Glycine riboswitch aptamer from a Gammaproteobacteria bacterium, 82 nucleotides, folded computationally. It was read from a public genome assembly, where an Rfam model found it.
[in-house]
RNA sequence: UCGACUCUGGAGAGCGGCCGCAAGGCCCACCGAAGGGGGUAAGGCGCCAGCCGGAUACUCUCAGGUCAGCGGACAGAGGGGC
Numbered sequence: 001u002c003g004a005c006u007c008u009g010g011a012g013a014g015c016g017g018c019c020g021c022a023a024g025g026c027c028c029a030c031c032g033a034a035g036g037g038g039g040u041a042a043g044g045c046g047c048c049a050g051c052c053g054g055a056u057a058c059u060c061u062c063a064g065g066u067c068a069g070c071g072g073a074c075a076g077a078g079g080g081g082c
Stems, first nucleotide, its partner, number of pairs: 002081001005078005014028001016027004029066003035062001036060003043052003
């Protein structure tokens, strides 16, 4: 330095409608910061036509989510390991 682990912080969006004793199911609306998809930018090569390249918190919402809880990109700290 790096990944994992532990602790802390951590946004957004209906406490929606219907059915059901409940568990739950169906439908509509919405969110983007798990994960995933997408193209494009930087950059490089070039006979300047093009080719390679391929990121994001951009974008799409498949997944996930829309009281709370859980989760949560990312950030701070920690003790060890290599």